[in-house]
Context: one part of a larger RNA
């Protein structure tokens, strides 16, 4: 791990609500008894429950049988519209009572309960199962190991060589030094024995729940081994590591309390149908919990409206922007003021002048979430109309049961913190959650679209060379970078450049020939003058005429020591149709660096299979549409009173995704009464089939098997497994 078998909402009390029967202003018995095959049943027992009167703290007092009006079903007249009546309903009006001077409030009044059984639930019990670590009680443990008493063993060899003692030599007579004796030691080295330092060797399902090999500490001693004894669990014992107390220790095992609690984790077993949430406010030692409200579901009750959207009107804001009128912040010029304020001049002082800061205008610049003289859009009350919902009963009310009270999204759109985030924390819609199906290569929440079943067709998104269903479509334009083939998210790209290229816009030149381009000329005075060693067009300073001419600068650059030389301006020639300058746009290019070869889904693609604008078809969803069927839903409805709103018919345009969760109806297993059946001419059980039902599951052949099974109906229930590191057993 498979597979078989077991494995979790139970009882019983009591409240609450529902439903279904009985009986009814009443209803039931309880414990006990009587009878019975002692089982079920039937039949006594009202003592005592519940309900018939309420109000008041109590003392107490103590209530319409119906006065008035609206009205739903529903009857009855009408063609109709509508009218009439109208049980329950609603509204007044009267009464009870407390309060109170009263007014006027508060509760309660025109009669339904009760008892059985059943579904929910609640409450207390183990309470749907199974799970601690714990904590208490009473026992057992010192055969392990801590400490200790008591009795008794054990420690080859070797080494140093303490005190005394002794000779010898010195001697200051005190000792000293040497030789020798001696044999001290928590002294040394090293077996036995004790240990447990490295090896992170072997081993690692081991020879061993700590061993083996190597290496390694101690080895007369705080040693070391025995046997016998003491100390026990909030207790010992500890040269203290919270170590150690029997392979268990920051409180030891066994049994009990015990099914301890556990807001925590996991499980929780059959089928279909309807409906469908929440992750928000607000309390709690609350924050993994619960508890109201709000949002889900059944069921009742009432009876005509309801409204998310659209458009109109009439009010209601003070945000976007915008503005400086207020506040508050802020630039510069200027005019004027007060002065107890600074700086500078003058002056011997008093004082004068002037700057500057302070107040006030003016005029010119700027700004605010907590400024606002203004102010949209939108948002919102309230009418009006359209639209949807609605007598198949909304809105509203009442009541039984809920789950959730950890949300999330790179969606849109508005904010708060944050440098920023696949960051956080609000609001608003809207999606996932709880949404399946098609596109988005792949992909919870982008995009289309909201899936009861079959069938057949059209079409959304998004595509149409191949992989890949449909266009190698059709006019036109752009890119040459493989840009790209990427909606958007995601893929990064960005200031800043481009005599790549197209498209415009402006302005100028141009057959009296422009623009490049080639051939020519590009002078005289003059080497202008100054300065300077020189200064000749080109170091610098001042000037910048005149002449010859088609034209040529007192000279734009290069270059010399100064010349000189070379191009430029500028003219003519040739040549012959466009040029040149500046802006805006489109695609394109650089900016542009990562580690294995490599990323448009991929092949591949270049007047396209890129990008841009137009056009025609044409694939392509569970959508849309036909067609058939099934629910839900709604109408009508039996039989001899009951059975029943069943049986059964009819409609069925609408509605049928769905996690938590609510609700309704079914399968199918045991067992038991009552009925009726089936089997050796084959029961169950099982193999294979084949049928029928939406679906739990059902019915048949035919092998096996070889003794028992079923159908109806009622009633009970330890009734349904894949899950639980579930349990037992097999493999």
């Nucleotide at each position: 791990g498979c597979c078989a078998g077991g494995g979790a909402g139970u009882u019983u009390a009591u409240c609450g609500u529902c439903g279904u029967g009985g009986c009814g202003a009443g209803g039931c018995u309880a414990a006990g008894g009587g009878u019975u095959u002692u089982a079920a049943g039937c039949c006594c027992g009202a003592g005592g429950c519940c309900g018939g009167a309420g109000c008041g703290a109590a003392a107490g007092c103590g209530a319409a049988u119906a006065g008035c009006c609206c009205g739903c079903a529903u009857c009855g007249c009408g063609c109709a519209a509508g009218c009439g009546a109208g049980a329950g309903g609603g509204g007044c009006u009267g009464g009870g009572u407390g309060u109170g001077a009263a007014a006027g409030c508060g509760c309660c009044c025109g009669g339904a309960g009760u008892c059985a059984c059943g579904g929910c639930g609640a409450u207390a019990a183990g309470a749907c199962c199974c799970g601690a670590a714990a904590c208490c009680g009473g026992g057992c443990g010192a055969u392990c190991u801590a400490g200790u008493c008591c009795g008794g063993g054990g420690u080859a060899g070797g080494a140093c060589g303490a005190a005394g003692c002794u000779g010898a030599u010195c001697u200051u007579c005190g000792g000293a030094u040497c030789g020798g004796u001696g044999g001290a030691g928590g002294u040394c080295c090293g077996a036995a024995c004790c240990g447990g330092u490295c090896u992170u060797g072997a081993c690692g399902u081991g020879c061993a729940a700590u061993u083996c090999g190597g290496u390694c500490g101690g080895a007369u001693a705080a040693c070391c081994c025995u046997g016998g004894g003491c100390u026990a669990g909030u207790g010992g014992c500890g040269a203290a590591a919270g170590a150690c107390c029997a392979a268990u220790c920051a409180a030891g095992c066994c049994c009990g309390g015990u099914g301890a609690c556990a807001g925590c984790u996991g499980g929780u077993u059959c089928c279909u149908u309807c409906c469908g949430a929440a992750g928000c406010u607000g309390g709690c030692c609350g924050c993994a919990g619960u508890c109201a409200g709000g949002c889900c579901c059944g069921g009742c009750g009432c009876g005509a409206g309801g409204u998310c959207g659209c458009a109109g009107g009439c009010g209601g804001u003070g945000u976007a922007g915008a503005g400086c009128a207020c506040c508050g912040a802020u630039u510069g010029a200027u005019g004027g003021g007060a002065u107890a304020c600074g700086g500078g001049g003058g002056g011997a002082a008093a004082c004068c002048c002037u700057c500057g800061g302070c107040c006030c205008g003016u005029c010119u610049g700027u700004c605010g979430a907590a400024c606002u003289c203004c102010g949209a859009a939108g948002c919102u009350g309230c009418c009006u109309g359209c639209a949807c919902c609605g007598u198949a009963g909304a809105c509203c009310g009442c009541u039984g049961g809920a789950g959730a009270c950890g949300g999330g999204g790179u969606g849109c759109g508005g904010g708060g913190g944050g440098u920023a985030a696949g960051c956080u924390c609000c609001c608003g819609c809207u999606c996932c959650g709880a949404g399946a199906g098609g596109g988005g290569a792949a992909a919870a929440a982008c995009c289309c679209a909201g899936a009861c079943c079959a069938a057949g067709g059209u079409u959304a998104a998004g595509g149409c060379c191949c992989c890949c269903a449909a266009a190698u479509g059709c006019c036109a334009g752009c890119u040459a970078a493989g840009u790209g083939u990427u909606a958007a998210a995601c893929c990064u790209a960005a200031a800043g450049g481009g005599c790549g290229u197209c498209c415009u816009u402006g302005a100028c030149c141009a057959a009296a020939a422009a623009c490049a381009g080639c051939g020519g000329g590009g002078a005289g005075g003059u080497a202008g003058g100054c300065u300077u060693a020189g200064a000749a067009g080109c170091a610098g300073c001042c000037a910048u005429c005149c002449u010859c001419u088609a034209a040529g600068c007192a000279a734009c650059g290069c270059g010399u020591a100064a010349u000189a030389g070379c191009g430029g301006a500028c003219c003519c020639g040739u040549c012959g149709a466009g040029g040149u300058c500046a802006g805006g746009g489109g695609c394109c290019c650089c900016a542009a660096a990562a580690a294995u070869u490599g990323g448009c889904g991929g092949g591949g693609c270049u007047u396209a299979a890129g990008c841009u604008g137009g056009c025609u078809g044409c694939c392509g969803a569970u959508a849309c549409c036909u067609u058939g069927g099934g629910g839900a839903g709604g109408c009508c409805g039996a039989a001899g009173a009951g059975g029943a709103g069943u049986a059964g018919g009819c409609c069925g345009a609408u509605c049928c995704g769905g996690u938590a969760g609510g609700a309704a109806g079914g399968c199918g297993c045991c067992c038991g009464g009552c009925g009726u059946g089936g089997g050796u001419g084959g029961a169950a059980g099982u193999g294979u089939g084949a049928c029928c039902g939406u679906g739990a599951g059902g019915u048949c052949a035919c092998g096996u098997g070889g003794a028992c099974c079923g159908c109806g109906u009622c009633g009970g229930g330890a009734u349904g497994a894949g899950g639980a590191u579930c349990c037992u057993g097999g493999c």